Context: one part of a larger RNA
């Protein structure tokens, strides 16, 4: 100088407390371990791996295992040689692939040639998701959105250093301010971006009957107007600007007014110098090594989905603030031409017929559901709860047996609210309630966004976790 310490002062943080909800018990879903297997490719392992790569494994993906094939090779460049290529049918395979048969005879040039595409040679290479993330680039988690890292020049010390960066107050903050051998300055902080609160302008094929006329069982349906709602460009607007205290005449604190909004207004994007030989050679890129008739390639079939077990994550319950049946109201934010599909008919349904309209502020996914209104249930393994099993279907697809999702009959398991321990949350937040999107032929309880309903608590800072400063001890670097 660091770094530690069950030293020591100061200060933060859903860190504890204070509260609500949960996980740990059951069922079911994923992931993972461990076992099983020809294979159950392959990474990732404390926080910061385990609904993670994987925004979606029947084939394919696919990297894996059995088999059947292939060696200039599925892909690229150069060299010979022939030549259209494409299409379609038989043979034989499980396919790939192999043999045959029918059919054509490519542009561009008069030609020579060329030139693209095919088929056959022959070596240069090709090719590896093989190894090494402890040989790297990039990219990326973490401490941490934690106030923190530094530098020139001066001085100060033999030096290594050190001062500035400490003290006094202040702040979300190295934010300010005031003192000070220090002056200044960089990367951070914080403002500038985005979005959401409040308005004015500007503009109306969405919104209005606001005002007028028409018309309808009804509806902005029509004429007609951009008042308003809204949509989306340009402006305003908040800055401790104001007033009182209080503070050291400072910074700034506490309290008010006015205001749609008050003190960083909510949210978001942004992540310093490094830490962890953190993580990725299965994104890509790249050094070395290893391979080259296999560790490449291509195919068909299994695997990756197995299962005495254990762990993270979720999802449904265990019921009356409920179940269930009828009636009845309100969203926002996305996505649609290889798509989304209304009206109508059919099916108890999933779904089928058929196709209006829509490249979308015009059509259509598309009824939002907790909630309101009445009706039964009467506390029980029940009209809870729904696993699981048999049946019968639907759809998507070449193809649901291993191994899809979804309906409808029957079945009706565990489960009466969960031991030690643990885990999220301070407000349009937690709880609960749907509803949309990416991946996608299908397939979602998982991500990832949207709105609807909407709480309790918080004295405080002794203690648990982590973390900033100053300071103090060290046999540690």
């Nucleotide at each position: 100088u660091g770094a530690c310490g069950g030293g020591g002062g100061c200060c933060c943080g859903c860190a504890c407390a204070a509260g609500c909800g949960g996980u740990g018990g059951a069922g079911u879903a994923u992931g993972u371990g461990g076992u099983u297997u020809a294979a159950u490719u392959c990474g990732a392992c404390g926080c910061a791996a385990c609904g993670c790569g994987a925004a979606g494994a029947a084939c394919c993906u696919u990297a894996c295992c059995u088999g059947g094939a292939u060696u200039u090779g599925a892909c690229a460049u150069c060299c010979c040689c022939u030549g259209a290529c494409c299409g379609u049918c038989c043979a034989u395979g499980a396919a790939a692939g192999u043999g045959g048969g029918c059919u054509u005879u490519c542009c561009c040039g008069c030609a020579a040639g060329g030139g693209a595409c095919a088929g056959g040679g022959a070596g240069a290479c090709a090719g590896g998701u093989g190894c090494u993330g402890c040989a790297u680039g990039g990219c990326u988690g973490u401490c941490g959105u934690c106030a923190g890292c530094u530098c020139g020049u001066g001085u100060c010390g033999u030096g290594a250093g050190a001062u500035g960066u400490u003290g006094g107050g202040u702040u979300a903050a190295g934010u300010c301010c005031c003192g000070c051998a220090a002056c200044g300055a960089g990367c951070g902080c914080a403002a500038c971006c985005c979005u959401u609160a409040c308005u004015g302008c500007u503009a109306g094929u969405u919104g209005c009957c606001a005002g007028c006329g028409g018309g309808u069982u009804a509806u902005g349906c029509c004429g007609g107007g951009c008042a308003c709602u809204c949509u989306a460009g340009c402006g305003g607007a908040a800055c401790u600007g104001c007033c009182g205290g209080u503070g050291u005449c400072a910074a700034a604190c506490c309290g008010g007014a006015g205001g749609a909004a008050g003190g960083u207004g909510g949210g978001g994007a942004u992540g310093a110098c490094g830490u962890c030989a953190a993580g990725u050679c299965c994104u890509c890129a790249u050094g070395g090594c290893c391979u080259u008739u296999a560790u490449g390639u291509c195919c068909a079939g299994g695997g990756c989905u197995a299962c005495a077990c254990a762990c993270g994550u979720a999802c449904u319950a265990c019921a009356a603030u409920g179940g269930u049946c009828g009636g009845u109201a309100c969203a926002g934010a996305g996505g649609g031409u290889u798509g989304c599909a209304a009206u109508a008919c059919c099916g108890c349904a999933a779904g089928g017929u058929g196709g209006a309209g829509c490249c979308a502020a015009u059509c259509c996914c598309a009824u939002a559901a907790a909630g309101c209104c009445g009706g039964c249930c009467c506390c029980a393994g029940u009209u809870c709860a729904g696993a699981u099993u048999g049946g019968a279907g639907u759809c998507u697809g070449c193809a649901a047996c291993u191994c899809g999702a979804c309906u409808c009959c029957a079945u009706g398991a565990a489960g009466g609210c969960g031991g030690a321990a643990u885990c999220g949350c301070u407000a349009g937040u937690a709880a609960u309630c749907g509803c949309g999107g990416a991946u996608c032929a299908g397939c979602a309880u998982g991500c990832c966004g949207c709105g609807g309903u909407g709480a309790a608590u918080a004295c405080g800072u002794u203690c648990c976790c982590g973390g900033g400063c100053c300071u103090u001890g060290u046999a540690c670097a």